This is a predicted structure of a 138-nucleotide RNA (c-di-AMP riboswitch aptamer (ydaO/yuaA leader)) from Sulfobacillus sp.
RNA sequence: ACACUAGGGUUGCCAAAUUGCUUGUUUUUAUGGAAGCAACCGGGGGAACCAGAUUUGGGGUGAAUCUUGCUUGCAAGUAGGGCCUCUCUCCGAGCCCGAACCCGUCAGCUAACUCCGGAGGCAAUAUCCUGAGGGGAG
Repeated sequence: ACACUAGGGUUGCCAAAUUGCUUGUUUUUAUGGAAGCAACCGGGGGAACCAGAUUUGGGGUGAAUCUUGCUUGCAAGUAGGGCCUCUCUCCGAGCCCGAACCCGUCAGCUAACUCCGGAGGCAAUAUCCUGAGGGGAG
C1' cells in the first nucleotide's frame, strides 16, 4: 500500500418498518440489548345497503401480473414499480426490479367493534432535463 473481518458514526435509497418514555441486573458509570407502554405509520377481520358464486377450490401481504417460445427451467417480452433537488410536479431520455412468502376449505364491500406488524436488504460522484412552491442564510 492492498485485501479481508469486527465495532461505531455521517449522508442517503427500497419498504409501513420510525420516535419517545419506563423498568431490572451489575462494585460503579455510560452505551447497547431485553421487556413493557405510548405516539405515529401500515395491514387483516367485521353489519345494513349494494354486489357476488363455492374442487376448475378460494383468499392475503407485495410493484412483482400476464403472454409466447423451447432444450421444462430457462429465454424474450409485458401490466406495474424504483432511481439521494428541501418538497411536489409536466414532457422526455437513461439505468434497474418485474420476487418471495403466508392462510388452510374460510374471509366481497363494510359503520361500530376487533386482531396484528413496525423487519430485512443496500449505496459512497451517485440519473439528467423543465416548471412551480416553501424554508434557511447572507